[in-house]
């Protein structure tokens, strides 16, 4: 250099094909049960979707650049 996946709470992900209220598992904090750990229940905070443009009434989704990670060839 040339191609190709992937970026989404603190972590692993779904949601993108078909635009329409951002989600779930673990994590964490509270409260209950248990003599306590652990477990199990009810509840609750946490996200300008890597960035910057364009499209559109409305963009994680569609479009362009650019940054990062990982594969493959030269």
């Nucleotide at each position: 250099c040339g191609g190709g996946a992937c970026g989404u709470g603190g972590c692993u992900c779904a949601g993108c094909u078909u635009g329409g209220u951002a989600g779930a598992g673990c994590a964490c904090c509270g409260c209950g049960c248990u003599g306590g750990g652990g477990g199990c229940g009810c509840g609750g905070g946490g996200g300008u979707c890597g960035c910057a443009g364009g499209u559109u009434c409305a963009a994680a989704u569609c479009u362009u650049g650019c940054c990062g990670u990982c594969c493959c060839g030269a």
This is a predicted structure of a 74-nucleotide RNA (transfer RNA) from Actinophytocola sp. The source organism's lineage runs through Bacteria, Bacillati, Actinomycetota, Actinomycetes and Actinophytocola. It matches the Rfam family "tRNA". Rfam classes the family as a transfer RNA. The RNAcentral record of the sequence draws on ENA and MGnify. Model confidence (mean pLDDT): 80 of 100.